The RNA shown here (Bacterial RNase P class A) has 360 nucleotides and comes from a Thermoanaerobaculia bacterium.
A source record names the gene rnpB.
NCBI's taxonomy places the organism under Bacteria, Pseudomonadati, Acidobacteriota, Thermoanaerobaculia.
Of the family's consensus pairs, 94% are formed in the model.
RNAcentral holds the sequence, with entries from ENA.
It matches the Rfam family "Bacterial RNase P class A". Gene Ontology terms of the family: ribonuclease P activity, tRNA processing and dimeric ribonuclease P complex.
Its mean pLDDT, the model's own confidence on a scale to 100, is 76.
C1' cells in the first nucleotide's frame, strides 16, 4: 500500500409559523415532550391477584469449569474440540459394559459379517504347469459407504492377525501444575478394552404452581333488576239508639299493582396503579474482565377517539449536471417498569490487532 479480524460512537443542525399532550399559573404565558432498537414478545426478574401450608406424579427447560447478577437460556474468564496462515470465529459440550430403538443408497456384512483376494486339506481333471468343486483358516490386500473394530515399521506365519517387539496414538493409576474444567519432553501398568447416534426414546443432575397493569385497588350515575321498612287498603272495638269524621288501640291482607326511605351488588364514567428507577452520564477506587463500592454534578415522555405533527427557509451528507440548478437522505415510532437475547438500519467516524508485498 492491499486484503481482513475484533471492538465502539453517531445516525442529521439551526431557525420562523400554525397546532396536539403533560406540568405549573387565576390569566397571559413558561417549562417539558421517542429509540438504538421503542421492534419479536423468545428468556429472567420487579409488582399485583389466585393458592391454607409442606411434598410428590406428570410436563417443561437447562447441562465443561470458575465467576458475575436480584435473577437468567444473559454476561466475563478460563478449559477442550473443530475451522482458519493469522488476528480470531463456533460449538446443547453429562451418560452408548441399564435397557429399547434407529442408520436411505451403496455393499457379503452396520454388529459378529468372508464378495473378490490369500494360505491350507480333501475330491475331480492333467504328462506337468495348473485348473475346478468342497471344507476351513485369515480383517494384510481390493472393492462399498457418512461410518466397517488404532497408525508405520520390522519379525513372525501356510497365508495373516497387538500374535511378538520399537515409535507414535490411547486408556488406567502415582506424580507435579491449577480453586476448577483440565494440562504434562514426568513414571509405572495395560495390546487396546463389545463401533455410531441421546438436536430418538431413555438414565442422571439442575430449575419451574397459574395468571398477568385489559394485573389489582377506590369513588360511583341513569335504567332495569334484588332486598328491608313505612305509607297505604281492610275489618273491629273505644261508641252510646242511629249515621258521619277525627283520633288511638287490636288485628288481617300486603296475592297483583301503587309511593316514600334505605341497603347491597354490578355497568357506563372517573380517581388510582402510573413512571424517580435493582436507572443512566461523567469522575474516582478495587477487580483480567463481567462488574462492584462511593462523592458530586447533570439527566430522566406518560397518552388512553391513544400527544409527540405539519409547511417553509439555510447549512451538512449522498446522488445527477460543464454550469445555475435538481433529487434524495435509512430502519423505524413509547403503552406498568427493569435486565439480556435475537432481528431490521442509508451513511458517517474513532481504536486495537493480524496477513501478504515494498521501502529504509
Nucleotide at each position: 500500500g492491499g486484503a481482513g479480524u475484533g471492538g465502539a460512537u453517531c445516525g442529521g443542525a439551526g431557525g420562523a409559523u400554525c397546532g396536539c399532550c403533560g406540568u405549573g399559573g387565576c390569566a397571559a404565558c413558561a417549562c417539558g415532550g421517542a429509540g438504538g432498537a421503542a421492534a419479536g414478545u423468545c428468556c429472567g426478574a420487579a409488582c399485583u391477584c389466585u393458592c391454607a401450608c409442606g411434598g410428590g406424579c406428570a410436563g417443561c427447560a437447562g447441562g465443561c469449569u470458575g465467576g458475575a447478577u436480584a435473577a437468567c437460556g444473559u454476561c466475563c474468564a478460563g478449559g477442550c474440540g473443530c475451522g482458519g496462515u493469522g488476528a480470531c470465529g463456533c460449538g446443547a459440550c453429562g451418560g452408548a459394559a441399564a435397557g429399547u430403538g434407529c442408520a436411505a443408497c451403496a455393499g457379503a456384512a452396520a454388529g459378529a459379517u468372508a464378495c473378490c483376494g490369500c494360505c491350507g486339506g480333501g475330491a475331480g481333471c492333467c504328462a506337468a504347469c495348473g485348473c475346478u468343486u468342497u471344507c476351513g483358516g485369515u480383517a494384510a490386500g481390493g472393492g462399498u459407504g457418512a461410518a466397517a473394530u488404532g497408525g508405520u515399521g520390522c519379525g513372525g506365519u501356510a497365508a495373516g492377525a497387538g500374535c511378538g517387539c520399537a515409535c507414535c496414538g490411547c486408556a488406567u493409576c502415582g506424580c507435579g501444575c491449577g480453586u476448577g474444567a483440565g494440562c504434562g519432553u514426568c513414571g509405572a501398568u495395560g495390546g487396546c478394552a463389545c463401533g455410531g447416534c441421546a438436536a430418538a426414546c431413555c438414565c442422571c443432575c439442575u430449575g419451574c404452581g397459574g395468571a398477568g397493569c385489559a394485573a389489582g385497588a377506590c369513588c360511583a350515575a341513569a335504567u332495569a333488576g334484588g332486598g328491608a321498612a313505612g305509607c297505604a287498603g281492610u275489618g273491629g272495638a273505644a261508641c252510646c239508639g242511629c249515621c258521619c269524621g277525627u283520633u288511638u288501640c287490636c288485628g288481617u291482607u300486603g296475592a297483583a299493582a301503587g309511593c316514600u326511605u334505605c341497603c347491597g351488588g354490578g355497568u357506563a364514567g372517573g380517581u388510582u396503579g402510573c413512571u424517580c428507577g435493582a436507572u443512566c452520564a461523567c469522575c474516582g477506587c478495587g477487580g483480567c474482565g463481567a462488574c462492584g463500592c462511593g462523592a458530586g454534578u447533570g439527566a430522566c415522555a406518560g397518552a388512553u377517539g391513544a400527544a409527540u405533527g405539519a409547511u417553509c427557509c439555510u447549512c451538512a451528507c449522498u446522488c445527477c449536471g460543464c454550469g445555475a440548478g435538481g433529487a434524495g437522505c435509512a430502519c423505524a415510532g413509547a403503552a406498568u417498569u427493569c435486565g439480556g437475547c435475537u432481528u431490521a438500519c442509508a451513511g458517517a467516524u474513532c481504536c486495537a490487532c493480524u496477513c501478504c508485498a515494498c521501502a529504509c